[in-house]
RNA sequence: UUUGUAUUUCAGGGGUGGUGAAACUCCACACUGGCGGUGAUAGGUUUUAAGCCUUAGUCCGCGACCGCUUAACAGCGCUGAAUCGGUGAGAAUCCGAUACCAACGGUAAAGUCCGGAUGGAAGAAAUGACAC
Numbered sequence: 001u002u003u004g005u006a007u008u009u010c011a012g013g014g015g016u017g018g019u020g021a022a023a024c025u026c027c028a029c030a031c032u033g034g035c036g037g038u039g040a041u042a043g044g045u046u047u048u049a050a051g052c053c054u055u056a057g058u059c060c061g062c063g064a065c066c067g068c069u070u071a072a073c074a075g076c077g078c079u080g081a082a083u084c085g086g087u088g089a090g091a092a093u094c095c096g097a098u099a100c101c102a103a104c105g106g107u108a109a110a111g112u113c114c115g116g117a118u119g120g121a122a123g124a125a126a127u128g129a130c131a132c
Stems, first nucleotide, its partner, number of pairs: 002131001005128006015029004030112002032102002034062004042054004057100002066077004082098005104115003
């Protein structure tokens, strides 16, 4: 230095009003966006370059939820949503516009309320030891 490994910590956001006997569920208008990757590039930092930091809910992959199997670990399956215009040599990621999506159970029909969940987890970080 690299790889594997152990332990610990962290790891999801968002609502008001109206109608009504009753709705944070309907209607109106708002609001929110897990993790890794990609990022023509752009922004920040720097004298410049390199480097570093930030940048996709709807592009790729993953997790959660749900179903089946299993004594268990776990395995398999399922798993939402975007177009148009602009710039340009080149854009699913930039800029602009208009759309769309969001497990299960409960309840007046729920992305935003309550619950399983003081759970689990993609993963992130720190520390330690070992081998090469």